This is a predicted structure of a 104-nucleotide RNA (SAM riboswitch aptamer (S box leader)) from Sediminibacillus albus.
Model confidence (mean pLDDT): 82 of 100.
RNA sequence: CUCUUAUCAAGAGAAGGCGGAGGGAAUGGCCCUGGGAAGCCCGGCAACCGGUGUAAACGAACAUACGGUGCUAAAUCCUGCAGCAUACCGCUGCAAGAUAAGAG
Numbered sequence: 001c002u003c004u005u006a007u008c009a010a011g012a013g014a015a016g017g018c019g020g021a022g023g024g025a026a027u028g029g030c031c032c033u034g035g036g037a038a039g040c041c042c043g044g045c046a047a048c049c050g051g052u053g054u055a056a057a058c059g060a061a062c063a064u065a066c067g068g069u070g071c072u073a074a075a076u077c078c079u080g081c082a083g084c085a086u087a088c089c090g091c092u093g094c095a096a097g098a099u100a101a102g103a104g
Stems, first nucleotide, its partner, number of pairs: 001104008013042001016041003022032003028078002043072003048068003051064004076096001080094005
């Protein structure tokens, strides 16, 4: 990088430290930001994989949060295509994206 499967409206510092101007994938919007962005550390959330326990063997389930990731403004912030509905707000599926596990 590609493929497969699963999940994506919940949760996590209104006031931690360093840092200094950018950030929210891309397009177009609309937002966040010197009352401090990104990034790093700490804290926190969750429970995908492994571990452990419930149990004596396998498995499901549940629990735990020890190890590996992940996440910590706004629905994946909204967006594109198809169908449905409609005065308006919408609904369903697909695409795109993100994360995990596995394969190449």
It matches the Rfam family "SAM riboswitch aptamer (S box leader)". Rfam links the family to the GO term regulation of gene expression.